Context: one part of a larger RNA
RNA sequence: UGACGGGGGCCCGCACAAGCGGUGGAGUAUGUGGUUUAAUUCGACGCAACGCGAAGAACCUUACCAUGGUUUGACAUCUGGAGAACGUCCUGGAAACAGGAAAGUGCCCGCAAGGGAGCUCCAAGACAGGUGGUGCAUGGCUGUCGUCAGCUCGUGCCGUGAGGUGUUGGGUUAAGUCCCGCAACGAGCGCAACCCUUGUCGUUAGUUGCCAACAGGUCAAGCUGGGCCCUUUAGCGAGACUGCCGGGGAUGACCCGGAGGAAGGUGAGGACGACGUCAAGUCAUCAUGCCCCUUAUACCAUGGGCCACACACGUACUACAAUGGUCGGGACAGAGCGCAGCAAGACCGCGAGGUGGAGCGAAUCGCAGAAACCCGGCCUCAGUUCAGAUUGCAGGCUGCAACCCGCCUGCAUGAAGGAGGAAUCGCUAGUAAACGCCGAUCAGCAUGCGGCGUUGAAUACGUUCCCGGGCCUUGUACA
Numbered sequence: 001u002g003a004c005g006g007g008g009g010c011c012c013g014c015a016c017a018a019g020c021g022g023u024g025g026a027g028u029a030u031g032u033g034g035u036u037u038a039a040u041u042c043g044a045c046g047c048a049a050c051g052c053g054a055a056g057a058a059c060c061u062u063a064c065c066a067u068g069g070u071u072u073g074a075c076a077u078c079u080g081g082a083g084a085a086c087g088u089c090c091u092g093g094a095a096a097c098a099g100g101a102a103a104g105u106g107c108c109c110g111c112a113a114g115g116g117a118g119c120u121c122c123a124a125g126a127c128a129g130g131u132g133g134u135g136c137a138u139g140g141c142u143g144u145c146g147u148c149a150g151c152u153c154g155u156g157c158c159g160u161g162a163g164g165u166g167u168u169g170g171g172u173u174a175a176g177u178c179c180c181g182c183a184a185c186g187a188g189c190g191c192a193a194c195c196c197u198u199g200u201c202g203u204u205a206g207u208u209g210c211c212a213a214c215a216g217g218u219c220a221a222g223c224u225g226g227g228c229c230c231u232u233u234a235g236c237g238a239g240a241c242u243g244c245c246g247g248g249g250a251u252g253a254c255c256c257g258g259a260g261g262a263a264g265g266u267g268a269g270g271a272c273g274a275c276g277u278c279a280a281g282u283c284a285u286c287a288u289g290c291c292c293c294u295u296a297u298a299c300c301a302u303g304g305g306c307c308a309c310a311c312a313c314g315u316a317c318u319a320c321a322a323u324g325g326u327c328g329g330g331a332c333a334g335a336g337c338g339c340a341g342c343a344a345g346a347c348c349g350c351g352a353g354g355u356g357g358a359g360c361g362a363a364u365c366g367c368a369g370a371a372a373c374c375c376g377g378c379c380u381c382a383g384u385u386c387a388g389a390u391u392g393c394a395g396g397c398u399g400c401a402a403c404c405c406g407c408c409u410g411c412a413u414g415a416a417g418g419a420g421g422a423a424u425c426g427c428u429a430g431u432a433a434a435c436g437c438c439g440a441u442c443a444g445c446a447u448g449c450g451g452c453g454u455u456g457a458a459u460a461c462g463u464u465c466c467c468g469g470g471c472c473u474u475g476u477a478c479a
Stems, first nucleotide, its partner, number of pairs: 001479002003476003007473007015463002019427005026318008034309002042053002064304007073127001077126002079123005088101005107116003129293002132291003138287002140282003143278001145276001150189006156165003169180003195270004200238006209228003214225003241264001244258005320420001324379007336367003341360002346355003386417001391412007433455007
């Protein structure tokens, strides 16, 4: 100087408390451990691994295993020789591929001979190749403490020195934020602000959007003329600054209350992550040193595996019902996506879906009746008209192909489950909880992930205690 303390003081954070909903019990989905296996490829391991890399494992992917094959190689550059290339047919084969046959000459220079570019084959060798090892050799990127308020420097001053001071102190703040004081005076990286979204208003603009007035028109409809008022769209601007008032305070910073205001005291949300810590993670995104393999640790193909299952754990979904279930009727979003695409009306099918194809590269057309909600009927507390696992049969869709191993529909079947022990998680407001919708990936496949809106709470006395953190101080045999 740090680190640590079941030392002290001060102060924060859904840290506790106050509340609401869960997890831990059940079934299923998914990840992991374990076990099994020819293989169940590899990585990730307290927080910060475990719906994680996987924003899509039937083949492919794919790195694993078995088998059949290749050896200048699937890919790059170079040399020599031959041939256009691409493709077609036959035989063997699971394919890869091997053997054979026929067909066949293009482009550029050149009269021609010939040469050249490109591609294929043959030969030889330089070399290729490696998701082989090392994240304890690395770059890059990332997690984490932590959006925590800290981490430092120049000069000066103090100290033999390590170092200190500044950065401590008194207040204050979300903040090393600001004020005051002070052997310090300044400065940098952080904080904040500048950026994006959202909340109010104005202005510009008026189609594909909108419809108040006028006219036409329909079963209905901005459907038409027209209009740009409103809504809206998207560009520019205004607006919030403790600016104003009162009180407190050191007359300061600032705090409390109030007015006005769509909004206050950082309005709300996001992006943004200081010096550093964890030899944290990644050699399997990529790059890369070194080491290793070179008829194999490289390469191709078919099939299998990554989907196994006595078990154990994590994360989720669905429930256990009446604030519910079911049937009929009725209402209201936002944000997205669409041409190898989204697909309307119509017709067929109980349905998944099929036929067909108007329109739309989309403020125009479509995906697309949002659901919870509201109204009415039934169910009456029961393993039930709860719950839906499992299984049987019959079908649909994608795809070369759904046996291993996809999703969906109908009928039948109807398991566990009676609110979950010890323990444990999230959340302070348009939040939690509940409800549905969209998207990426994607042929197909979503209870995961990322977004979007709809309905919309309860509680916070307080900081003693648990956890994490900040500043000052104290002890130390630790560094």
Predicted 3D model of a 479-nucleotide part of an RNA (small-subunit ribosomal RNA, 3' major domain) from a metagenome. RNAcentral holds the full RNA, with entries from SILVA. The prediction has a mean pLDDT of 86. Rfam family: Bacterial small subunit ribosomal RNA.